Overview: The RNA shown here (SAM riboswitch aptamer (S box leader)) has 135 nucleotides and comes from Clostridium paridis. The sequence is in RNAcentral, with records from Rfam. Taxonomically the source falls in Clostridium (Bacteria, Bacillati, Bacillota, Eubacteriales).

[in-house]
RNA sequence: CUUUUAUCAAGAAUGGUGGAGGGACUGGCCCUAUGAAACCUAGCAACAGCUAACAUUCAUUAAGUUAGAAUUGUGCUAAAUCCUGCAGGUACAGAAAUUUUUUAGUUGAUUUCUGUUUUUCCUGAUAGAUAAGAG
Numbered sequence: 001c002u003u004u005u006a007u008c009a010a011g012a013a014u015g016g017u018g019g020a021g022g023g024a025c026u027g028g029c030c031c032u033a034u035g036a037a038a039c040c041u042a043g044c045a046a047c048a049g050c051u052a053a054c055a056u057u058c059a060u061u062a063a064g065u066u067a068g069a070a071u072u073g074u075g076c077u078a079a080a081u082c083c084u085g086c087a088g089g090u091a092c093a094g095a096a097a098u099u100u101u102u103u104a105g106u107u108g109a110u111u112u113c114u115g116u117u118u119u120u121c122c123u124g125a126u127a128g129a130u131a132a133g134a135g
Base pairs, nucleotide, nucleotide: 001135002134003133004132005131006130007129008128013041015040016039017038021031022030023029025085027083028082042077043076044075047073048072050068051067052066053065054064081127086124087123088122089121091116092115093114094113095112096111097110098109099108
């Protein structure tokens, strides 16, 4: 770097150093001298690893399920991955056509087109992040 699987609305700093940027990218919208990034410390979580039980097996230190702890390897500690991007659906609005009713206007129904769908409308994909495995 590529690929597979899983997760991404929970949780966690009023600390020290530092001194201007940061939130991946697009368009937005935000954070920031009431102190950004980065480093240290502290904390959160429980992916792998660890412990125990259960089940499976001819058998097992392998693979599975459940529970637990937080010594290890990572990760994380503004806002849903901050929202968004591509496709479909839902709902609403407008326009046109057809049609029902009517003296007429209005109203109702169907179809098509356009726009919106609001910083949680729904679903899926794409992109990204993290862990574990493979190349």